[in-house]
């Protein structure tokens, strides 16, 4: 700096944790984490094809497609919230919870 509402799981070993943190809510002995094997998703990097722009003709940029290699990923929107603003709500005035929207923070991956 970019992306984070889509997508993709079986087996073996292993035995009680896991979902970053905090709170919630979930997953887990019908077997958690971790490791191994095989498979898959995706298209960030690399590579290939096509189209366009630009060009000092070396290249550079944009878009579409592909997927051999390097990462990553394969419960739940990053599982939800955390901070701020808006919205919203009792007969009246003031004002709050839940819910909803936007932005941020934090985190993850490249």
């Nucleotide at each position: 700096c970019a992306u984070c509402a889509a997508g993709a799981g079986g087996g073996g070993u292993g035995g009680a944790g896991g979902g970053a943190c905090u709170g919630g809510c979930c997953c887990g002995a019908a077997g958690a984490a971790a490791c191994c094997c095989c498979g898959g998703c995706a298209a960030c990097c690399c590579c290939c094809u096509c189209g366009g722009a630009u060009c000092u003709c070396g290249g550079u940029c944009c878009g579409a497609g592909g997927a051999a290699g390097g990462u990553g990923c394969c419960a739940a929107c990053u599982c939800c919230a955390g901070c701020a603003g808006g919205u919203g709500u009792a007969g009246u005035c003031g004002g709050a919870a839940a819910g909803c929207c936007u932005g941020g923070a934090a985190g993850a991956u490249g």
Overview: The RNA shown here (SAM riboswitch aptamer (S box leader)) has 110 nucleotides and comes from a soil metagenome. The sequence is in RNAcentral, with records from MGnify. The coordinates come from a structure-prediction model, not an experiment, and the mean pLDDT is 82.